The RNA shown here (transfer RNA) has 74 nucleotides and comes from Acetobacter sp. Taxonomically the source falls in Acetobacter (Bacteria, Pseudomonadati, Acetobacterales, Acetobacteraceae). Its mean pLDDT, the model's own confidence on a scale to 100, is 80. It matches the Rfam family "tRNA". Rfam links the family to the GO term triplet codon-amino acid adaptor activity. Rfam classes the family as a transfer RNA.

RNA sequence: GCGCUGGUAGCUCAGUUGGUUAGAGCGGGCCGCUCAUAACGGUCUGGUCGUGGGUUCAAGUCCUGCCCAGCGCA
Numbered sequence: 001g002c003g004c005u006g007g008u009a010g011c012u013c014a015g016u017u018g019g020u021u022a023g024a025g026c027g028g029g030c031c032g033c034u035c036a037u038a039a040c041g042g043u044c045u046g047g048u049c050g051u052g053g054g055u056u057c058a059a060g061u062c063c064u065g066c067c068c069a070g071c072g073c074a
Stems, first nucleotide, its partner, number of pairs: 001073007010026004019057001027045006050066005
């Protein structure tokens, strides 16, 4: 330099051929339970969907420039 894959919550990841409100688990706060801690249960808390444009009535999803990470080729 070229090609491929990925970037979504603090962390690990879903998100089906563009449409419903963007979700799960873990984590964090509060409460219950207990003599107490853990465990368990209830409840609350969570996002510029890497970034800038474009297409569309509508974009996490499609197209595209750039950035970052991984893999391969040279």